[in-house]
RNA sequence: GGCCGGGUCCUGCGCGGCGGAGCUCUAUGAAUCCCGUCAGGUCCGAGAGGAAGCAGCGGUAAAUAGAAGCCCCGGGUGCCGCAGGGUUACCUGGUUGGA
Repeated sequence: GGCCGGGUCCUGCGCGGCGGAGCUCUAUGAAUCCCGUCAGGUCCGAGAGGAAGCAGCGGUAAAUAGAAGCCCCGGGUGCCGCAGGGUUACCUGGUUGGA
């Protein structure tokens, strides 16, 4: 110096990871302007009964918090995997020729 292979480079696919949104689950969650049940008491009625309904209790809305999962989006996320491209340059391995 030549040839071949690999890596750095680019692209695609996949896997994990990070960030964000949504959904599921759990908990909290309305003094009154949510629902239900409404002790006591109140009202109507001759009565039987009925009506409204405070407190309490239960369930929830907006919202908040928490764990994991599903799904979507995103990247100079990974000394991850596979395939293709590119061989100008750099690194590396093999082989070979010359000085």
Model confidence (mean pLDDT): 76 of 100.
Predicted 3D model of a 99-nucleotide RNA (Bacterial small signal recognition particle RNA) from a Dehalococcoidia bacterium.
Its Rfam family is "Bacterial small signal recognition particle RNA". It is annotated as a non-coding RNA gene. From the family's description: The signal recognition particle (SRP) is a universally conserved ribonucleoprotein involved in the co-translational targeting of proteins to membranes.
It was read from a public genome assembly, where an Rfam model found it.